[in-house]
Molecule: transfer RNA
Organism: Schizosaccharomyces japonicus yFS275
RNA sequence: GGUUGUAUGGUGUAACGGUUAGCACGCGAGAUUCUGAUUCUCGAGACCUGGGUUCACUCCCAGUACGACCU
Numbered sequence: 001g002g003u004u005g006u007a008u009g010g011u012g013u014a015a016c017g018g019u020u021a022g023c024a025c026g027c028g029a030g031a032u033u034c035u036g037a038u039u040c041u042c043g044a045g046a047c048c049u050g051g052g053u054u055c056a057c058u059c060c061c062a063g064u065a066c067g068a069c070c071u
Stems, first nucleotide, its partner, number of pairs: 001070007010025004018055001027043005048063005
């Protein structure tokens, strides 16, 4: 230099263009318990940045960051 992949709560990971972006762990509150752990219930918390298409995007393009392969 070329090709290519990924980017979503604190962490990991889903989401044929169509419910309020789901699940697990973690976090907070409550119940249970003599206390703690476990268990149960409830809650807060996210789409890398900028454009484009669309009624609507997690799509498309560019950029940025990280990775793989080739040279």